[in-house]
């Protein structure tokens, strides 16, 4: 080069070993009506901090009160957490076991063992044209910050990494590049 996987691909400009808040597409999240769920007036994690309210106690002061400290409550605010939420992603759901003994056959006592475990149901991968079926394997991390149903308009993120001999077997398809 060309052809393929992937949302992840092209083009433009610049002072070009790189860079661009530049444009298309493409893929992710925020976000209205409508609907949808949810509620009947209630509920909305925890720490500090600031406002006010309240009681003690100190100190001034004739009284009224005013200052200072400690507790305690409360909310429009403002800081910071991560167990509620939600998101990226395939990375989620649901269940739990021997023995024995009792019994009205529901069911319970005890004793071990046990979760970084097993099965089950889903979902992804297994060098890449799609699909069956068989076998193997995986279900992790991270970010957001009390807050997010869908969503026009807007508002924000991101475009990486790889095949072309790459488990086996069968079916089907479609192209392009050399010669």
């Nucleotide at each position: 080069a060309c052809g393929c996987u992937u949302c992840g691909u092209g083009c433009g400009c610049c002072g070009c070993a790189g860079g661009c808040a530049g444009g298309a597409g493409c893929g992710g999240g925020g976000g209205a009506c409508c609907c949808a769920a949810g509620g009947u007036a209630a509920g909305u994690g925890c720490c500090g901090g600031g406002u006010c309210c309240g009681g003690c106690c100190g100190u001034c002061g004739a009284g009224a009160g005013a200052c200072g400290g400690c507790c305690g409550g409360c909310c429009a605010c403002c800081g910071g957490c991560u167990u509620g939420g939600g998101g990226u992603g395939a990375a989620g759901c649901c269940g739990c076991g021997c023995g024995u003994c009792c019994g009205u056959c529901a069911g319970g006592g005890c004793g071990c063992a046990c979760a970084c475990g097993c099965g089950g149901c889903c979902g992804g991968g297994c060098g890449a044209c799609u699909c069956c079926c068989c076998g193997c394997c995986c279900g992790a991390a991270c970010c957001c910050g009390a807050c997010a149903g869908c969503u026009c308009a807007c508002c924000u993120c991101g475009c990486a990494g790889g095949c072309g001999u790459c488990g086996g077997u069968g079916a089907g398809g479609a192209g392009a590049u050399a010669c």